Predicted 3D model of a 380-nucleotide RNA (Bacterial RNase P class A) from Ferruginibacter sp. Its Rfam family is "Bacterial RNase P class A". From the family's description: Ribonuclease P (RNase P) is a ubiquitous endoribonuclease, found in archaea, bacteria and eukarya as well as chloroplasts and mitochondria. Its mean pLDDT, the model's own confidence on a scale to 100, is 75. Taxonomically the source falls in Ferruginibacter (Bacteria, Pseudomonadati, Bacteroidota, Chitinophagales).

[in-house]
RNA sequence: GCUAUCAGCCAGGUCAUCGCUCUUUUAAUUAAGGGAGGAAAGUCCGGACAGCAAAGGGCAACACACCGGUUAAGCGCCGGCUGUUUGUACAACCAAACAAGAGAAAGUGCCACAGAAAAUAACUUUCCCGUUUUACCGGGAUAAAGGUGAAAACGUGAGGUAAGAGCUCACGAUUACUGCGGGUAACCGUAGUAGUGGGUAAACCUUGUGUGCUGUAAUGCCAUGUACACCAGCGCCGAGAGCGGCUCGCUCAAUGUAACGGUUCGCCGAUGCAGCGUUGGAGGGUGGGCAGCAAGAUCACAAUAGUAAUAUUGUGGCCAGAUAAAUGAUGGCCGUUCCUUCGGGAAUUACAGAAUCCGGCUUAUCGGCUGAUAGCUUUU
Numbered sequence: 001g002c003u004a005u006c007a008g009c010c011a012g013g014u015c016a017u018c019g020c021u022c023u024u025u026u027a028a029u030u031a032a033g034g035g036a037g038g039a040a041a042g043u044c045c046g047g048a049c050a051g052c053a054a055a056g057g058g059c060a061a062c063a064c065a066c067c068g069g070u071u072a073a074g075c076g077c078c079g080g081c082u083g084u085u086u087g088u089a090c091a092a093c094c095a096a097a098c099a100a101g102a103g104a105a106a107g108u109g110c111c112a113c114a115g116a117a118a119a120u121a122a123c124u125u126u127c128c129c130g131u132u133u134u135a136c137c138g139g140g141a142u143a144a145a146g147g148u149g150a151a152a153a154c155g156u157g158a159g160g161u162a163a164g165a166g167c168u169c170a171c172g173a174u175u176a177c178u179g180c181g182g183g184u185a186a187c188c189g190u191a192g193u194a195g196u197g198g199g200u201a202a203a204c205c206u207u208g209u210g211u212g213c214u215g216u217a218a219u220g221c222c223a224u225g226u227a228c229a230c231c232a233g234c235g236c237c238g239a240g241a242g243c244g245g246c247u248c249g250c251u252c253a254a255u256g257u258a259a260c261g262g263u264u265c266g267c268c269g270a271u272g273c274a275g276c277g278u279u280g281g282a283g284g285g286u287g288g289g290c291a292g293c294a295a296g297a298u299c300a301c302a303a304u305a306g307u308a309a310u311a312u313u314g315u316g317g318c319c320a321g322a323u324a325a326a327u328g329a330u331g332g333c334c335g336u337u338c339c340u341u342c343g344g345g346a347a348u349u350a351c352a353g354a355a356u357c358c359g360g361c362u363u364a365u366c367g368g369c370u371g372a373u374a375g376c377u378u379u380u
Stems, first nucleotide, its partner, number of pairs: 001376010012334007020035005037351001041362002044360005049215004056248004061211005066080005081101001082099006102206002107204002109200003123146002126141005154172006173196010219291004230281007240252003255274004260269003298317008335348005
């Protein structure tokens, strides 16, 4: 210097004229100041905030699952452990990426095809007997060698055996438990004992931890206006209602009178009249204004602590609030990009547009700058 990967930052600046809109101010658009992103998108995750009158338990459902830290919270972020993959001819080291990273010794399932067999394994081969050379056949033994397969009873070597086998030994691998050392922990190292067919729980399941719903068109206030009216069911001391589903429990919750019957003289039963509650139906009025509405889990800089995410302290700042929806146009200079006959010319382009707000994740994308790692080339 080039290439690749990863991470961070920017996303045009300035001046003038005119236009749109908001805030404060003024008699008055009079004066002063502000005005769309890194993703504003997706509506995926978590919350703030608002409403549902006040508690509790069980079941179901859903979510999460290595360790530690951070946070308002989080499946986020930071650091580490284990495993896998990539880079390097291999290995180690290093770097990067990924993990739906608890449990298969609670249980039930599944592993196509091929293969003898996917678990109570025996096709070929091998060994023994009938048998004596052979062939064929039959019975028995074996799981070392071969075949099939993603995977076939831990691996290598030696001994042993009729042939073989952890049958025995040595060295290893791996699972569980125990002791010692290191680490906050996950876990790592080491020694010993007992074992050694796997995989799959993004299969059912088990264990542990946790979890309200709706959503700014939430919600609240004011004004206007109508029909505090009508129909039906069930009730008036327990109908019905009450933070997702079911259930237990708890709480709230609507009358008086007349005559009749009964009576233990407290009251009870059914009926009439007038009212009330609740569930549903049909219908009427309103579509206006204000708040919510932007001072925040806020922004910038510095210091301290920390590997970091981040936290604390100090100093300074206020940077959209529309309501069918404003944030624009023109010109000059600078910057950037492309082309170039090197005089200059053209463009200002990508993805895209706030609507309650915040922290993340995912997706889209013109161009520039900075840093780290790896490789290649070169002595300019």